[in-house]
Molecule: transfer RNA
Organism: Propionibacteriaceae bacterium
RNA sequence: GGGGCAUUAACUCAGUUGGCAGAGUGCCACCUUUGCAAGGUGGGGGUCAGGGGUUCGAGUCCCCUAUGCUCCA
Numbered sequence: 001g002g003g004g005c006a007u008u009a010a011c012u013c014a015g016u017u018g019g020c021a022g023a024g025u026g027c028c029a030c031c032u033u034u035g036c037a038a039g040g041u042g043g044g045g046g047u048c049a050g051g052g053g054u055u056c057g058a059g060u061c062c063c064c065u066a067u068g069c070u071c072c073a
Stems, first nucleotide, its partner, number of pairs: 001072007010025004019056001027043005049065005
C1' cells in the first nucleotide's frame, strides 16, 4: 500500500426479503422468606461507530471516514 471481517442497551449478542429496534446477563421497584440465597412480576436504559447518498420508508442497500481483528505485499 491492497483485500476480507467486525462495530446494535452497562456487558455478551440476535435482528431472516428494506416496513413498530430486541434477547440473555446486569441495574431499579414490588411479591415470595424470620433473614439471606434462589425464584416470580413489572420498570428504566439506544446518536444501530461517524458522515453522506438511494428510497414513501434504511440497523439492513451504496459511497467515504474512524477503530479493532485478519490475510497478501